Overview:
A computed fold for a 344-nucleotide part of an RNA from an uncultured Bacteroidota bacterium, annotated as small-subunit ribosomal RNA, central domain. The coordinates come from a structure-prediction model, not an experiment, and the mean pLDDT is 88.
[in-house]
Context: one part of a larger RNA
RNA sequence: CUGGGUUUAAAGGGUGCGUAGGCGGGCAGGUAAGUCAGUGGUGAAAUCUCCGAGCUUAACUCGGAAACUGCCGUUGAUACUAUUUGUCUUGAAUAUUGUGGAGGUAAGCGGAAUAUGUCAUGUAGCGGUGAAAUGCUUAGAUAUGACAUAGAACACCAAUUGCGAAGGCAGCUUACUACACAAUGAUUGACGCUGAGGCACGAAAGCGUGGGGAUCAAACAGGAUUAGAUACCCUGGUAGUCCACGCUGUAAACGAUGGAUACUAGCUGUUGGGCGCAAGCUCAGUGGCUAAGCGAAAGUGAUAAGUAUCCCACCUGGGGAGUACGUUCGCAAGAAUGAAACUC
Numbered sequence: 001c002u003g004g005g006u007u008u009a010a011a012g013g014g015u016g017c018g019u020a021g022g023c024g025g026g027c028a029g030g031u032a033a034g035u036c037a038g039u040g041g042u043g044a045a046a047u048c049u050c051c052g053a054g055c056u057u058a059a060c061u062c063g064g065a066a067a068c069u070g071c072c073g074u075u076g077a078u079a080c081u082a083u084u085u086g087u088c089u090u091g092a093a094u095a096u097u098g099u100g101g102a103g104g105u106a107a108g109c110g111g112a113a114u115a116u117g118u119c120a121u122g123u124a125g126c127g128g129u130g131a132a133a134u135g136c137u138u139a140g141a142u143a144u145g146a147c148a149u150a151g152a153a154c155a156c157c158a159a160u161u162g163c164g165a166a167g168g169c170a171g172c173u174u175a176c177u178a179c180a181c182a183a184u185g186a187u188u189g190a191c192g193c194u195g196a197g198g199c200a201c202g203a204a205a206g207c208g209u210g211g212g213g214a215u216c217a218a219a220c221a222g223g224a225u226u227a228g229a230u231a232c233c234c235u236g237g238u239a240g241u242c243c244a245c246g247c248u249g250u251a252a253a254c255g256a257u258g259g260a261u262a263c264u265a266g267c268u269g270u271u272g273g274g275c276g277c278a279a280g281c282u283c284a285g286u287g288g289c290u291a292a293g294c295g296a297a298a299g300u301g302a303u304a305a306g307u308a309u310c311c312c313a314c315c316u317g318g319g320g321a322g323u324a325c326g327u328u329c330g331c332a333a334g335a336a337u338g339a340a341a342c343u344c
Stems, first nucleotide, its partner, number of pairs: 004315003007298002012312001014201004021194003025088007033081002035077008049065006091191001092188003095184006103177007110154001114150008125136002162169002206247006216240001220236004258311006265290011293300002317344003326337004
């Protein structure tokens, strides 16, 4: 390089936006760069191939032909690609009217629970476990009631539900804001798809500064268990968990399944629309079970892992190793890129 692959065997980038690039709808015309045909020139000789000849043969040498698949010019062809002009509406976008939702940001409010404090009632235990003990408690605990304070999370509704690009998002209200879908078929008229670099977002943990600190809880301490117990169990408990701003940039970031478009057989649930009196039909999503097909099988099966096209990413035996070295980024932790020797 060709070829083969990427749900689970190695392999889909965590996700989006988008630059270059690649690819790109219907019709008509121009040009003729790619493309195709004719023709001219050139493509040294040797080599290679074929035919023949010479050394006894062969290697080798000699003669002839072919070839040199290329390049340049010229004359044409115009289906496709390209370019350009015009046009179209079905791709894409817009508009209008509706609908939908835990989509996002900010502010305010609420009740239950928990903890703490004060007061009251009240007396000897409470708590915890497999059983205990540490712990709390006559300085009055636990329990019950009233009041107050604080922080965090939002029971029921709740669902194979919904929304979001992913991460993710759930009490209620308001403000601001983004989106999707349906209907109309009004507007633009290919404005599209993908996307190396790049930019943005990106759970948890962690880091910096300043707050906050109820609960839970790494570390730590004690009590148990045990041969031991640096654990599992129990009592405590600090970072952290929460907020603001900044960093980190990783996850089994999973559907372990990149994005876009078209096509391909049924049944059944469900969410949001439209039409319809209803049955039902239809559009967009989201589940289950199957046909064909695919698949090593498990399975998948219109939300494909089917049939095709376009673009990107990635894989090439196990270990060494996501290590070393170098570089970039980071406050650090570390992240990204990423080998080899050797070994089986």